[in-house]
Parts: sequence; structure tokens; C1' cells
RNA sequence: CGGGUGGGGUGUGAUGGUCGCGGCGCGACGGCUGGAACGACGCGUCGAGGAAAGUCCGAGCUCCACAGGGCAGACUGCCAGGUAACGCCUGGGCGCCGCAAGGCGACGGACAGGGCCACAGAAAACAAACCGCCCGGCUCAGCCGGGUAAGGGUGAAACGGUGGGGUAAGAGCCCACCGCGCGAUCGGCAACGGUGGCGGCACGGCGACCCCCAGUCGGAGCAAGGCCAAAUAGGCAGCGAGACCCGGCCCGGGUCGAUUGAGCUGCGGGUAGGCCGCACGAGGUGGCUGGUGACAGCCAUUCGAGAGAGAUGACCAUCUGGCCGCCCCGGUGGCCAAACAGAACUCGGCUUAUGGCCCCACCCGCUUC
RNA sequence: GGGUGGUUAGCUCAGCUGGUUAGAGCGCCGGUCUCACAUACCGGAGGUCACAGGUUCGAGUCCUGUACCGCCCA
Repeated sequence: CGGGUGGGGUGUGAUGGUCGCGGCGCGACGGCUGGAACGACGCGUCGAGGAAAGUCCGAGCUCCACAGGGCAGACUGCCAGGUAACGCCUGGGCGCCGCAAGGCGACGGACAGGGCCACAGAAAACAAACCGCCCGGCUCAGCCGGGUAAGGGUGAAACGGUGGGGUAAGAGCCCACCGCGCGAUCGGCAACGGUGGCGGCACGGCGACCCCCAGUCGGAGCAAGGCCAAAUAGGCAGCGAGACCCGGCCCGGGUCGAUUGAGCUGCGGGUAGGCCGCACGAGGUGGCUGGUGACAGCCAUUCGAGAGAGAUGACCAUCUGGCCGCCCCGGUGGCCAAACAGAACUCGGCUUAUGGCCCCACCCGCUUC
Repeated sequence: GGGUGGUUAGCUCAGCUGGUUAGAGCGCCGGUCUCACAUACCGGAGGUCACAGGUUCGAGUCCUGUACCGCCCA
């Protein structure tokens, strides 16, 4: 210098001015009177994101009763940690990809049982002989019988691999190493890894097929749910001894009611207004300590939108940043303020879309000293 | 806000419960028949199975994500 890998920051600006929005605080004005609320005014102050998105997970919170047990169903799936929790994050193990830094993993079980492995091929699970090799016979350039699965063919995959010995030819038939199974010992919390021993030398693959094993899960959701005011017809009819408590089912339990009738169904009428929920939180920032890390603890400090058809826009000037052209250590002219994109109860994540700039660490290649 | 289903030829739809040829009807093109048209008969063309990734020997089918289109409840 070039290429690459991993991580972090920022969120197209800053200052001033003019006009225009929403909240909060203060002041004061309007209406027949007082007040809530509403409307308008003045001053001050605050005002969208890294994803606010998708609604994919997990919660906080609210209600259903006090949510208990089981089946079914859904989800997760190596080990150890973090967290309120998670399908998330961190570290480690194993496997695969990459020269490497690194990246990916749907990562429990095939001896509980079932199912599938098309076509090709002799044969696809304890199956099998097409060609070939060897031996013997015969009517001898062919056929029959026996042995074989090392070589060839088919296929994604063929009942261990390489080398040697042995054999009629061969075969774990025997041996060495690898692999596989059993077991011992060492390191590690563990997943696993190292070393040695014994051996029938063999009991395919697929679980993002059913299934088995371990773990988690009550239901709805802020359009949840409360309060106030106002208005109407606290209406009528039918069923009615049981009804309701809602994922589906069962058990258990609870609430109301039992003819003065709960509840269900149908018809009809009124209201659609105002307020709360609505932002003090598993919160933010800084420092210290512990930890490989995710993170935890302590101290200090801080309160950064709260709309309700749903708010932050436009213009000017200067500076700054970026792009292009010209001249050449810098100056000048022009253009732009970009992409993805707007909170709606709030958080922790994942996923998707995306312009520009800055910083750190590491790997590879080239060159120079 | 919640639940549930779908996307295959120009159109409407099959494709079960993964097997390597992806089909049916209508439409289109050509031919036969007819004076001509229609009908009828014969033949043919036409497909990145919404997109991307993954599992598997193999994916229209199984899994994940994205895009779009419906239905139901509140």
C1' cells in the first nucleotide's frame, strides 16, 4: 500500500433569526354567575429510531375466581454460565467451511417400536452373484457343477479401509496401523480430550419421518381495564332448573339461582362525552470493584415526546461536512444536507430494509528499511 | 389486536402420505369436415411450481425467513 475478518461510535450537522405545530410550568383574558372543562394570548422549557418496521419469541402490567391436577397440543434440544424470562446473549466442546484471522451448525436417542431408501443394479439389511478369478467334468473357442466376493460394473450409499502374508483362487483367514466395541486410568464442574489394555474383528443410512427421552407452557390482551357525567323504555317476548366461571377434553373447585326465578335467545330504545391507565422504569449516564466474557455489586448523578385522526415544518445567513470541475502545496466556482424510514402501554431480544462518516484489533499478500 | 388459509400453463384448479415424465378443463395455434361459420374430431405449443436459504441421494411436497392476497373473531 492492497485485499479480508471481527467489534464499536454517529444517525447529515452546528449557531442565530422569522413564521408555523404538540406537551408541561407560570401569568392573565372570554362566557348570565361560580367551578371543571373548552377556546385564544404572552413568557420559559421540552419534543421520534437504529431499526420506531415485521408481530417472530419472552416478560412487566390488567382482567377472567383463588388458575389446582392430568390428557392432548405447541416449543426447545452438546456442556457450563448470564438474565425477570426467552426460541436470546457469553464462554467452552465436537463437526463442517476457509491458507488464515474467522464463519456456520435444526448438536439428545437408530439395541423401545413402526416407516422409507425410487430408478439403476445380482443385491439396499443381517440381502446377494451380472462380468470376472480358481477347481473338476463333458458331447470342448461352449455347457454343467463346486468355491469366491480381493478386481470390474450399477448407484448418493454395497455388510470396514491401507499395506503385507497366506491360499487352488480368494476372504480379518492371519499380522501392523487406522476405524469399531468393551473396559482401565489421567485432565476437566461438564460436554469432551489424552494414554494404555482386551477383542467376536462387525449389529447400513434417514428423526427439518412418526416416535422415545429431558425441559418449558392457564386464557385473553391497553381496542386490557377503571372512574365521572349525561340520556333512555332499570322495556317487551320466548325458553327456563339449572346456568356460568372460555383455548379442546377430563377430574377437582368456585359463584349465582331454584318459580318472588339466575341465566340464555330474539326484538326494540339510549349513550358514543370527559378523565385515568399514559411513563420513576428489570430506566439513563459516569466512576470503582469482581469476572476470560455475557454480566453483577457499590457509589454518585439525572428525569430527555405522551398524541388522540393522531404533533416538530418552511425560509434566510454564516460555519462545517460531502460530491464534481478548474488551477496546482492551496485557492476558486457550482451542487447536496442524502439511504431505510415516524413513537401510540412499556421493556429484553431476534429478523428484515439501509446512504455517508469515524475509530480499534487481527489475518493474508506485495514493497521498502 | 388475535386466529387461520393460500400463491402451480393466458384463466380456473388437481397434484394425496417426498421418487427424477408436473397434469385436467377452458382459452390459443394448426389440420379434417362445410359454400362459409359454429359444433364435433385429431394434433401441437405454452411452466424459473411467489422469492431466497436449508434438510435429504432426491423437494411442487418437509423446515426457516421475506413478499403479496384472502377468510374468521374482538
Predicted 3D model of RNase P RNA and transfer RNA as a complex of 443 nucleotides. Rfam match: Bacterial RNase P class A.